[in-house]
RNA sequence: GGCAGGGUAGCUCAGGUGGUUAGAGCAGGCGAAUCAUAACCGUCAGGUCGUCGGUUCAAAUCCGACCCCUGCCA
Numbered sequence: 001g002g003c004a005g006g007g008u009a010g011c012u013c014a015g016g017u018g019g020u021u022a023g024a025g026c027a028g029g030c031g032a033a034u035c036a037u038a039a040c041c042g043u044c045a046g047g048u049c050g051u052c053g054g055u056u057c058a059a060a061u062c063c064g065a066c067c068c069c070u071g072c073c074a
Stems, first nucleotide, its partner, number of pairs: 001073007010026004019057001028044004050066005
């Protein structure tokens, strides 16, 4: 340099062929329970969907460029 896959919450990841308010588990706060702690249970908070631009009434999703990670080729 070329090709392929990936980048979404603190972490691990979903998100069908664009459309209701972007989700789960773990972690965290609070509550409940317990003699107490943990687990279990309830509840709450947490996101510029890598960046910039484009298409569209509407983009995490489609298109282009760029950045980063992994693998392969040279």